Context: one part of a larger RNA
Molecule: large-subunit ribosomal RNA, domain IV
Organism: soil metagenome
């Protein structure tokens, strides 16, 4: 100097990203307990008093001698003097600085946010507010089920049967969950457009029996094309559907002070964002403003609302309990700190 520890005057969080560490609480009995609550909790809430040893009283207590009764006569049962014991509790008394004398054994209380909660998770930098979760809601699926593995045989689903299974999204409860089907997606519908292989009516060409005025025509057939016209789904197209992807406007004017705009025009959407909630885990200006808490407060907390760029199952809004989560304050407590000392120990160096 490091490391592991113990103590510490005054303060006591001034430390610092953060009370990180550390102190500080701690055991039994009794008393005594507040907002708010899903009435179960909150709660060990908070706060408080006791606690050793000796002596003695002592239960409707144990145990059980002698006795007593009983009768099924037993190695029997019920009382049960005596002694022996003897909880909690009463009463008396010692001794210390100190009685759960060592050890081991919650700090606590308030605010706010987020997620209901127990529980899962990056083996080896993240435990959480990510993930699951009851419970919701949409969809698919009559059973040789639908989905999934497998070329297939066949398994799985399920030795199950719609109160069932599978897929999506939401997330205990509680109050709720708005308006938009134009664009995507699904879902239905089939009159009409458009449309594949296929079949083809008809026409052109190759070849050639024949026929010829030698210039050419040129049936059958066989073969190449071209191709009216039938020709399914599908898409166009009519309609459902948003707890399907998803979306939810802007200029102008207007009240008898100002100021603001119930209120009036226009433009444009499919439709223009409703309840709640809001500088928020969302707010850029921003350390917005105001109040509160401080002697001082970019955070907190309560309000406004000008929401750059909250909003309702990509849920919105409370919310008791819960949390090794995340922000604020308060008690208490301390060497975190002013500001270091000093003691043990175990390394380091240095001599031998």
């Nucleotide at each position: 100097c490091u490391c592991u520890u113990g103590u510490u005057a005054a303060g006591g969080a001034a430390c610092u990203c953060u009370g990180c560490a550390a102190a500080a609480u701690g055991g039994a009995g009794c008393c005594g307990u507040a907002a708010c609550u899903u009435c179960g909790g909150g709660a060990g809430a908070a706060g408080g008093c006791u606690c050793g040893c000796c002596c003695u009283c002592g239960a409707u207590g144990g145990u059980g001698u002698a006795g007593u009764c009983a009768c099924u006569u037993g190695c029997u049962g019920a009382c049960g003097a005596a002694g022996c014991u003897g909880a909690u509790g009463g009463g008396g008394g010692c001794c210390g600085c100190a009685g759960u004398g060592a050890a081991a054994a919650g700090g606590g209380g308030g605010u706010a946010g987020c997620g209901a909660c127990u529980g899962u998770u990056u083996a080896u930098c993240a435990a959480a507010a990510a993930c699951a979760u009851a419970g919701g809601u949409c969809u698919a699926u009559g059973c040789a089920a639908a989905c999934a593995c497998g070329c297939a045989a066949g398994u799985g689903g399920a030795a199950g049967u719609a109160u069932a299974u599978g897929g999506a999204c939401u997330g205990a409860c509680g109050c709720c969950u708005g308006c938009c089907c134009g664009g995507u997606g699904c879902u239905g519908g089939a009159a009409g457009g458009u449309u594949a292989a296929g079949a083809g009516g008809u026409g052109a060409g190759g070849u050639u029996a024949g026929c010829u005025u030698c210039g050419g025509c040129g049936a059958a057939g066989c073969u190449u094309u071209a191709a009216a016209u039938c020709g399914a789904a599908g898409c166009c197209c009519c309609a459902g559907u948003a707890a399907a992807c998803g979306g939810c406007g802007g200029c102008c004017g207007u009240a008898a002070c100002u100021a603001u705009a119930a209120c009036g025009g226009u433009c444009c959407u499919a439709a223009g964002g409703u309840a709640g909630c809001g500088a928020a885990a969302u707010u850029c200006c921003u350390a917005g403003u105001c109040g509160g808490g401080u002697a001082a407060g970019u955070u907190c907390c309560g309000a406004c609302c000008u929401g750059c760029a909250c909003g309702a199952a990509u849920g919105g809004c409370g919310u008791a309990a819960c949390g090794a989560c995340u922000u604020c304050c308060c008690c208490a407590c301390u060497g975190u700190c002013u500001c270091a000392a000093c003691a043990a120990g175990a390394g380091g160096c240095c001599c031998a």